Annotation:
This is a predicted structure of an 88-nucleotide RNA (c-di-GMP-I riboswitch aptamer) from a Clostridia bacterium. The sequence was found by an Rfam model in a public genome assembly.
RNA sequence: UACCGCUAAAGGCAAACCCUGCCGAAAGGAGGGGGCGCAAAGCCAUGGGUCUACGGCCUUCAGGGGCUAGGAUCGCCAGGUUGCCGGG
Numbered sequence: 001u002a003c004c005g006c007u008a009a010a011g012g013c014a015a016a017c018c019c020u021g022c023c024g025a026a027a028g029g030a031g032g033g034g035g036c037g038c039a040a041a042g043c044c045a046u047g048g049g050u051c052u053a054c055g056g057c058c059u060u061c062a063g064g065g066g067c068u069a070g071g072a073u074c075g076c077c078a079g080g081u082u083g084c085c086g087g088g
C1' cells in the first nucleotide's frame, strides 16, 4: 500500500413508521423516538437517473394546462476523495 470482507471484537450509521407552535413553494430537510438494512448507508451534485416546479416561458375567455433546475436525492447508479477493524 493495490486488493479482499470468510472470522472476531470495539464501535459507527439508520429505512419504513410515529411525534414537532422547526426550515422549505414543493420535493425534501432538521430534531426526538424507532430499526429495515449498510464495510463507506463518511464526504463532494461532476455525469446519468428519479422527485419537485417558487420563479420564468408557452397556452387558455377563465378555471386551469404544458415546459423548465437555479431546488432535492450520495440509503438510485457511476465517478472523485477520505477513513475503522481484520485478512493480505
Stems, first nucleotide, its partner, number of pairs: 003087003012038002017033004022029002036075001042081003046078003049073003055068005